[in-house]
Context: one part of a larger RNA
Molecule: large-subunit ribosomal RNA, domain II
Organism: fermentation metagenome
């Protein structure tokens, strides 16, 4: 891993509420126990018939009024009305006494049983690290104590002591003699673990193999023996080690330890169907109460997410600068109030800067508003929609789950950005499946009861692939493009890309652009410089002839000449020639294996842009058939409405299936039960049944009851493979 079998909301007792049933208009019931035993005693006891108040004490309906549903009568105009409502009245506490408020008040409960919570218990199952006790361990290991045993073989040679030589002497320097040393090298069936971070890695092994290394008379090594131990021990000290266990051994108990924490929870089908928000919480992995979901009863008339009309509220966006504050720039004025600077012998005067007020000017403000929406509430009203086939409310009483959300559009706040953080509305995932968007939770269509058949939406329609190589009419040449939007990146800036659209200017008294000619005189303007002659630099730019010609636009000379140009004139014949605007394209444009419009391919598209006609296309809608829900009618069968019943996690609540035992009934079976194999059929399903065949002796329907009652998950348990 598969495949069998095992596996999880249970029991008891309290208690709370529904249902069912017993007795009951003040009552209902027995418990332990007895006993001739489902009879019959047994009323201890509990519940209830009065409440209010800490408590001391005090102690309740006039069945009085009125409304009115159901339901009954009806002369159809009404009455009367249990249940309900309202009023009013009574008890009690509070108070000195009222007021007022609070409770409770005009008779229903009590007993069994089932079912749903809730409580105490192991309490739906599995699962802790842990903490407590009592014990057992020092055969490993650490350390001491006793008492015993090992260390091939080599090197080095310390004090010491001899002895020569030196010396006055203290002694010194030789020679040899000795044999020290936690001295050296290096063997061990001694120790140890450096390196390869080698081999191994379901291993020869729960630490081991190989090479290479350390130590190797020393604080060595080691063998019996014997000693300390769990908050203690022993430690040349790693938190080391105390039996493969140690930041507190091991084994038995408390113990099914407690967990807000992970993980599992077993057959069907119908009906409704969420939250992820708010409070509080030593509370933020949790819980409790509200809000939201769901059964049921009650009530009895009205209600409303929609539109327009109206009475109102309001201080956001925007805008303003009239207050409060913040700011630009320019005028003017007063006190002379401050600084600075001039003039003067001082008085004094002038100039310039800040402070104040005025006028003009440009402006800002979540904690400014002279002003002021558009959205939005509140109430009415009058359409629309829901409502007696029961609205709106109430109740209980019951019983949940949830309290990590998510995305999108639409306004937002603080930050810089973010699939970023917090908000407010909506929709949508969550809990929603089809169609679409290449795939794609949440984007566009559309909300699935089952089957058949049509028409549709979003979105397409060359081929992959259903459907138009559609129809008219631009644009685009850049494969731009071929992506609704998200996830598709394309700015700023540029450019005689091309289309359309609107001015100005010039122009048959002939533009424009191209060719032909002309472009002169005073003068080589004047300064400066070797030189400056239109043309290195200053200054200045005049006057004349002219159709027109600069004291020159550029090129060039050392400086001149030379060439061009403004500018004119023939030539030539029809538009030029600028400014804004708009579509589409272009350049800006840069990632790492070759590569993506989803490919293929596509250029008067298979791209853009407009407008059309068709036709593809969903579980949408329609038809038609069928199970259901719900609601009316009905004894029941069934019929009828339901144009707008049907998606569904957690969950709420209804009905049903099958397992195993036992009461009653009733049945089958050796002429072949149960189980098993294949195979028809019935039911929405859980299932049921029926045929053959094997198989060999049990085995079912029907009802009432009862439960160790259903399996695919739990790193589940056992076995087999």
């Nucleotide at each position: 891993g598969c495949c069998a079998g095992a596996g999880a909301g249970u029991u008891u007792a309290u208690u709370c509420u529904g249902c069912a049933g017993g007795c009951g208009a003040a009552g209902g019931u027995u418990a332990a126990c007895c006993c001739a035993a489902a009879a019959g005693g047994g009323g201890a006891g509990c519940c209830g018939a009065a409440g209010g108040g800490a408590a001391a004490c005090c102690a309740a309906c006039a069945g009085g009024u009125c409304c009115g549903u159901a339901g009954c009568c009806u002369u159809c105009g009404g009455g009367c009305a249990u249940g309900g409502g309202a009023c009013g009245g009574c008890g009690u506490a509070u108070u000195a006494a009222a007021a007022g408020u609070g409770c409770g008040u005009g008779g229903a409960g009590u007993c069994u049983g089932c079912a749903g919570g809730a409580u105490a218990a192991g309490a739906c199952c599995c699962g802790a690290a842990g903490c407590c006790u009592a014990g057992c361990g020092a055969u490993c290991u650490a350390u001491g104590c006793g008492u015993g045993g090992g260390c091939a073989g080599g090197u080095u040679g310390a004090a010491g002591c001899g002895u020569g030589c030196c010396g006055a002497a203290a002694g010194g320097c030789g020679c040899g003699u000795g044999g020290a040393g936690g001295a050296c090298c290096g063997c061990a069936g001694g120790c140890g673990g450096u390196u390869u971070u080698g081999a191994u890695a379901u291993g020869c092994a729960a630490a081991u193999c190989a090479u290479u290394c350390g130590c190797g008379u020393g604080a060595c090594c080691u063998g019996c023996g014997u000693a300390u131990a769990g908050g203690a021990g022993u430690g040349a000290a790693a938190g080391a080690u105390u039996a493969a266990u140690c930041g507190a051994g091991c084994u038995g108990g408390g113990c099914a330890u407690c967990c807000g924490c992970u993980g599992g929870u077993u057959c069907c089908u119908c009906u409704c169907g969420a939250a992820a928000c708010a409070u509080g919480c030593c509370g933020u992995a949790g819980c409790a109460u509200g809000a939201c979901c769901u059964g049921g009863c009650u009530g009895g008339a009205g209600a409303u997410c929609g539109a327009c009309g109206g009475u109102g509220a309001g201080g956001u966006a925007g805008a303003g600068c009239a207050c409060u504050g913040a700011u630009u720039g320019g005028g003017g004025g007063a006190g002379c109030u401050g600084g600075g600077g001039g003039a003067g012998a001082a008085a004094u005067c002038c100039c310039u800067c800040a402070c104040c007020c005025c006028c003009c000017u440009g402006u800002c403000a979540a904690a400014c508003u002279c002003c002021a929406a558009a959205u939005u509430c509140c109430c009415c009203g009058u359409c629309g929609u829901c409502g007696a086939a029961g609205a709106a409310g109430g109740c209980u009483g019951g019983c949940a789950g949830u309290c990590c959300g998510g995305a999108c559009u639409a306004c937002g706040g603080g930050g810089u950005a973010a699939g970023c953080u917090u908000g407010u509305a909506g929709u949508c995932c969550g809990u929603a499946a089809g169609g679409g968007a290449g795939a794609c939770a949440a984007c566009c269509c559309a909300g699935a009861c089952c089957g058949u058949g049509g028409u549709u939406a979003a979105u397409g329609u060359c081929c992959c692939u259903c459907a138009a190589u559609g129809u008219a009419g631009g644009c685009u040449a850049a494969g731009u493009g071929u992506c609704a939007a998200c996830a598709c990146u394309g700015a700023a800036a540029g450019g005689c890309g091309u289309c359309c659209c609107a001015g100005g200017c010039c122009a048959a008294a002939g533009a424009c652009a191209a060719c032909u000619g002309g472009a002169a005189g005073g003068u080589g303007a004047g300064c400066u410089c070797a030189g400056a002659a239109g043309c290195a630099g200053c200054u200045a730019u005049c006057c004349u002839u002219u159709a027109a010609a600069a004291a020159g636009u550029g090129c060039g000379u050392a400086a001149c000449a030379g060439c061009u140009u403004a500018c004119c004139a023939g030539u030539c014949g029809a538009g030029g020639u600028u400014u804004g605007g708009g579509g589409c394209a272009c350049u800006g444009a840069a990632a790492a294996u070759g590569g993506a419009c989803g490919g293929g391919g596509c250029u008067a598209a298979a791209g853009c842009c407009u407008a059309c006609u068709a036709c593809a296309g969903a579980u949408a809608c329609c038809a038609c058939g069928g199970a259901c829900c719900a609601c009316u009618c009905g004894c029941a069968a069934g019929a009828g409405u339901g144009a707008c019943g049907g998606c569904g996690u957690a969950g709420a609540g209804a009905g049903g299936c099958g397992u195993g035992c036992u009461g009653c009934c009733u049945g089958g079976g050796c002429a072949g039960a149960a189980g098993c194999a294949g195979g028809g059929g019935c039911g929405u399903a859980a299932g049921c049944u029926c045929c053959u065949g094997u198989g060999g002796a049990c085995c079912g329907g029907g009802u009432a009851g009862u439960a160790a009652u259903g399996a695919g998950a739990a790193u589940u348990c056992u076995g087999g493979c």